[in-house]
Molecule: transfer RNA
Organism: Acidobacteriota bacterium
RNA sequence: GCCGCCUUGGUGUAACUGGCAACACGUCCGCCCGAUUAGCGGAAGAUUCCGGGUUCAACUCCUGGAGGCGGCA
Numbered sequence: 001g002c003c004g005c006c007u008u009g010g011u012g013u014a015a016c017u018g019g020c021a022a023c024a025c026g027u028c029c030g031c032c033c034g035a036u037u038a039g040c041g042g043a044a045g046a047u048u049c050c051g052g053g054u055u056c057a058a059c060u061c062c063u064g065g066a067g068g069c070g071g072c073a
Base pairs, nucleotide, nucleotide: 001072002071003070004069005068006067007066010025011024012023013022019056027043028042029041030040031039049065050064051063052062053061
């Protein structure tokens, strides 16, 4: 230098063909318990890496950029 893949709550991952962003852990509150790190119930938490475009509608498609990983030279 060229090519491919990845980027989504605090962390790890989902989201089928474009159609309400979900789950686990963690955090917070309550319950249970002699007590608890266990068990049960509930809540908060994401401008989906950043810009632009297409569309009635974008995590998803197109395009420019940033970061990371891999391959080729």